[in-house]
Context: one part of a larger RNA
RNA sequence: UGCUGGUCGCCUGAGGGGAAGGUGUCCCUAGUACGAGAGGAACGGGGCGCCGUAGCCUCUAGUUUACCGGUUGUCCGAUAGGGCACUGCCGGGCAGCCGCGCUGCUUGGGAUAAGGGCUGAAAGCAUCUAAGCCCGAAGCCCUUCCCGAAAAUAGGCGACCAUUCCACGGCACUGGACCUUGGUAACAAGGCCCACGCUGUGGACGAGGGCCGGGGUAGAAGACCCCGUUGAUGGGGUGGGGGUGUACGCUGGAAGGCUUCGGCCGACCAGUUUAGCCCGCCACUCCCAAUCGCCCGAGG
Numbered sequence: 001u002g003c004u005g006g007u008c009g010c011c012u013g014a015g016g017g018g019a020a021g022g023u024g025u026c027c028c029u030a031g032u033a034c035g036a037g038a039g040g041a042a043c044g045g046g047g048c049g050c051c052g053u054a055g056c057c058u059c060u061a062g063u064u065u066a067c068c069g070g071u072u073g074u075c076c077g078a079u080a081g082g083g084c085a086c087u088g089c090c091g092g093g094c095a096g097c098c099g100c101g102c103u104g105c106u107u108g109g110g111a112u113a114a115g116g117g118c119u120g121a122a123a124g125c126a127u128c129u130a131a132g133c134c135c136g137a138a139g140c141c142c143u144u145c146c147c148g149a150a151a152a153u154a155g156g157c158g159a160c161c162a163u164u165c166c167a168c169g170g171c172a173c174u175g176g177a178c179c180u181u182g183g184u185a186a187c188a189a190g191g192c193c194c195a196c197g198c199u200g201u202g203g204a205c206g207a208g209g210g211c212c213g214g215g216g217u218a219g220a221a222g223a224c225c226c227c228g229u230u231g232a233u234g235g236g237g238u239g240g241g242g243g244u245g246u247a248c249g250c251u252g253g254a255a256g257g258c259u260u261c262g263g264c265c266g267a268c269c270a271g272u273u274u275a276g277c278c279c280g281c282c283a284c285u286c287c288c289a290a291u292c293g294c295c296c297g298a299g300g
Stems, first nucleotide, its partner, number of pairs: 005161007015147004021051008034039001052105005060099001062097002067092005072085005094280001108142003115135004164204008174195003178191005205299001208296004212228005233289003236285005241279004249272005256265003
């Protein structure tokens, strides 16, 4: 841009794509059929694997330079708390991401190929074929997953909005009312007003959309999804859950050392303490920030 008003949502599924899988071994069948014996199946059913592939993170494992703890050297005078040394090294580790972990890839049906047949003439027979009919493959089409109204025969369903208004012009003259003149009258000429029609410009209304702002397990940028005070969208706080592993300080003890004999120092241990510190998780809570707004938009 199109799909013959615009918009939003839900579908259908023409068509397209995919490993829509591959393979091994064991058991039953069965020491059966077969075979003198030696030996030794199959149809069918079941168990367990491997390879490939798609998805996922409950478990398990890895990572985890968020985080917690231990510790060496050195520096900040000491303590406390820290900097640097590959994250200094080491021990753990949630979420996330992942494989070595988990799950699926099954089965059945239809039409067939080569081929096997039935009935059966041409051609009194025979013949699977000429008419007709039955079977038959890891292959084909469905059954499964994904995309898919731009499928131009351009689909269906539902909902909402619109199918209007105003101002100023232009064109065409259609209808109606009124006035003047002429006429007895039908009527004729002229003038003026209103409405309608076509069209131009600007504005109003307007379903919805976009911008803007807060974000997301969505994401290279666009896009997608959610939220914007009628609000829990992100941050903060609180609670829960989780990681680490019992903080600082204080109190008590303590091998021993020093002492002016009064006492002082003291690695370390215990208690306070299932502590302290921390969290990309789950909730709650308007404390902070999503303020105020702008633009597009069908109107035949």